The part of an RNA shown here (small-subunit ribosomal RNA, 5' domain) has 522 nucleotides and comes from an uncultured prokaryote. Rfam family: Bacterial small subunit ribosomal RNA. On this family, see Yusupov et al., Science 2001: "Crystal structure of the ribosome at 5.5 A resolution". Gene Ontology terms of the family: structural constituent of ribosome and ribosome. Its mean pLDDT, the model's own confidence on a scale to 100, is 85.
[in-house]
Context: one part of a larger RNA
RNA sequence: ACGAACGCUGGCGGCAUGCUUAACACAUGCAAGUCGAACGAGAAAGCACUUCGGUGUGAGUAGAGUGGCGCACGGGUGAGUAAUGCAUAGGAACAUACCAAAAAGUGGGGAAUAACAGUUGGAAACGACUGCUAAUACCGCAUAAUCAGUAACCUGUAAAGGUGGCCUCUUCUUGAAAGCUACCGCUUUUUGAUUGGCCUAUGUCCCAUUAGCUUGUUGGUGGGGUAACGGCCUACCAUGGCGACGAUGUCUAGCGGAUUUGAGAGAAUGAUCCGCCACACUGGAACUGAGACACGGUCCAGACUCCUACGGGAGGCAGCAGUUAAGAAUCUUGCACAAUGGGGGAAACCCUGAUGCAGCGACGCCGCGUGAGUGAAGAAGGCCCUUGGGUUGUAAAUCUCUUUCAGAUGGAAAGAAGGGAAUGGUUGCGAAUAGUCUCCAUUCUUGACGGUACCAUCAUAAGAAGCACCGGCUAAAUACGUGCCAGCAGCCGCGGUAAUACGUAUGGUGCAAGCGUUGUUC
Numbered sequence: 001a002c003g004a005a006c007g008c009u010g011g012c013g014g015c016a017u018g019c020u021u022a023a024c025a026c027a028u029g030c031a032a033g034u035c036g037a038a039c040g041a042g043a044a045a046g047c048a049c050u051u052c053g054g055u056g057u058g059a060g061u062a063g064a065g066u067g068g069c070g071c072a073c074g075g076g077u078g079a080g081u082a083a084u085g086c087a088u089a090g091g092a093a094c095a096u097a098c099c100a101a102a103a104a105g106u107g108g109g110g111a112a113u114a115a116c117a118g119u120u121g122g123a124a125a126c127g128a129c130u131g132c133u134a135a136u137a138c139c140g141c142a143u144a145a146u147c148a149g150u151a152a153c154c155u156g157u158a159a160a161g162g163u164g165g166c167c168u169c170u171u172c173u174u175g176a177a178a179g180c181u182a183c184c185g186c187u188u189u190u191u192g193a194u195u196g197g198c199c200u201a202u203g204u205c206c207c208a209u210u211a212g213c214u215u216g217u218u219g220g221u222g223g224g225g226u227a228a229c230g231g232c233c234u235a236c237c238a239u240g241g242c243g244a245c246g247a248u249g250u251c252u253a254g255c256g257g258a259u260u261u262g263a264g265a266g267a268a269u270g271a272u273c274c275g276c277c278a279c280a281c282u283g284g285a286a287c288u289g290a291g292a293c294a295c296g297g298u299c300c301a302g303a304c305u306c307c308u309a310c311g312g313g314a315g316g317c318a319g320c321a322g323u324u325a326a327g328a329a330u331c332u333u334g335c336a337c338a339a340u341g342g343g344g345g346a347a348a349c350c351c352u353g354a355u356g357c358a359g360c361g362a363c364g365c366c367g368c369g370u371g372a373g374u375g376a377a378g379a380a381g382g383c384c385c386u387u388g389g390g391u392u393g394u395a396a397a398u399c400u401c402u403u404u405c406a407g408a409u410g411g412a413a414a415g416a417a418g419g420g421a422a423u424g425g426u427u428g429c430g431a432a433u434a435g436u437c438u439c440c441a442u443u444c445u446u447g448a449c450g451g452u453a454c455c456a457u458c459a460u461a462a463g464a465a466g467c468a469c470c471g472g473c474u475a476a477a478u479a480c481g482u483g484c485c486a487g488c489a490g491c492c493g494c495g496g497u498a499a500u501a502c503g504u505a506u507g508g509u510g511c512a513a514g515c516g517u518u519g520u521u522c
Base pairs, nucleotide, nucleotide: 001520002519004518005517006516007515008514011368012367013366014365015364017361018360025323026322028321029320030319033069034068035067038066039065046057047056048055049054076279077278078277085204086203087202088201089200090199091198094196095195099192100191101190102189103188104187105186106185107141109139110138116131117130118129119128120127121126147156148155149154161184162183163182164181165180166179170177171176172175207249212242213241214240218238219237220236221235222234223233224232254276255275256274257273258269259268260267261266281302282301283300284299285298304315305314306313307312332358334357335356336355340354341352342351343350344349371401372400373399381392382391383390384389405463407458408457409456410455411454415449419445420444421443422442423441424440425439428436429435466511467510468509469508470507471492472491473490477506478505479504480503481502487494488493
């Protein structure tokens, strides 16, 4: 000094921190959704009316489906990894959804499919066939360079619409669109930003009782592959490459910022927090995608658990809680999205076990309290005694005060910025006194924590002290009991009848809501 544990003890608060062991196995709930302003369909309960047939409302709501974006972030763990890692310093042959800036475009068509309906298989999980339909889903055509290919000519390559508003222009003339307008999108290219991939050098534990290792190995050429360089892969050619400056092999281990200690040099460690890496029951593989070879996706194999109508299926807490087991040992199956941040959405908003809070544990650090003054007849009691007394000891009692904390009563926050609605003003676009955008003012509205912090008042010294030690090291001694016994002990060592060392008592010493012991590190 500690992520500690154990023993005795335990008043309050703040801030931190809490499975170091079995990367053992997991019941249950939650942890990733969102968008109707992309699309087509579309209930029911209830209520009202009723000619009892039904109609309206609920409601274009719920819940599904196609489609878009997200799910590669956030959260966990440290098994593997001694270098495909990490740290520092460089490099060239790359990619980058969303975001920002700039330029150009957004024309005209087509064929399907889920949902749905019908039939049907299965115990279930889940399907099969037929028919219908939409899109910002899919596919051609047109157009196109500053894009791609090429030495050049030349060739090739794209798109999607949605919502709100208006009548200035054209057409019909009640206000509408093929028109205008605003916003959100879509396509191509360039630049930026961010993030990532790759390469090099140096550093990075032990063992020589591990001395030789290597055949895609080392290099070249052609080809393939990748976003990209490269034996990354392949065919051929050559025989190289590494190694006592420790290759290869074995053991151990996530790495760093940092943490602990120390005057420093150094040594040890790598919990919490931050950066990077790796993993997601075990092993392997790819798909989708800007990005994964993907913790809560897919497929195959394996072990284990569960369901089964025995034909077949389902699952993966090293997310948050929680359970079993292991262990000396480590917490609540809590509240809220109010704040910060993230995903989706035009927005309102929805989701968020991230996060913010609360709960439990003296596990740690820090602060406070358990009273203050007065009080000598030095009371009583205890202990010791040379029987005179000494000590406990101003300690108590007494008297006078105070009321922190805990308790009771009352008041009561900051954390809230925004966003939305209404009204008024303002800027830009615009034909527009529609609309929308920017900015501003006024009013209303948003707090889990929590009636919490904090403040005031009330009452009473009232509710709040232990633990270890006292032979030397090492601060602090006497009596009794015991008699090499019982026991103590970190080292030296105590104990065999006067034990300051064992046990008890009194007294004392040291720390104090803690004190000791054990373990580990310096």